[in-house]
Molecule: transfer RNA
Organism: Actinomycetota bacterium
RNA sequence: GGGCCCGUGGUGUAGUUGGUAGCACGCGCCCCUGCGGAAGGCGAGGCACGAGUUCAAGUCUCGUCGGGUCCA
Numbered sequence: 001g002g003g004c005c006c007g008u009g010g011u012g013u014a015g016u017u018g019g020u021a022g023c024a025c026g027c028g029c030c031c032c033u034g035c036g037g038a039a040g041g042c043g044a045g046g047c048a049c050g051a052g053u054u055c056a057a058g059u060c061u062c063g064u065c066g067g068g069u070c071c072a
Base pairs, nucleotide, nucleotide: 001071002070003069004068005067006066007065010025011024012023013022019055027043028042029041030040048064049063050062051061052060
């Protein structure tokens, strides 16, 4: 330098057919308890960035950035 894959809450991930962004752990509050933990209930928190297509984009297209892998 070129090809391919990936980027989603604090962490790990699902969403691939374009149509309300979900799950687990963690975190906060409540409940429970003599106190704590566990169990249970409620809640906060996320689509790497920019542009395009579309009524509508996490998803499709282009570019940028970052990571991985292969070739040179």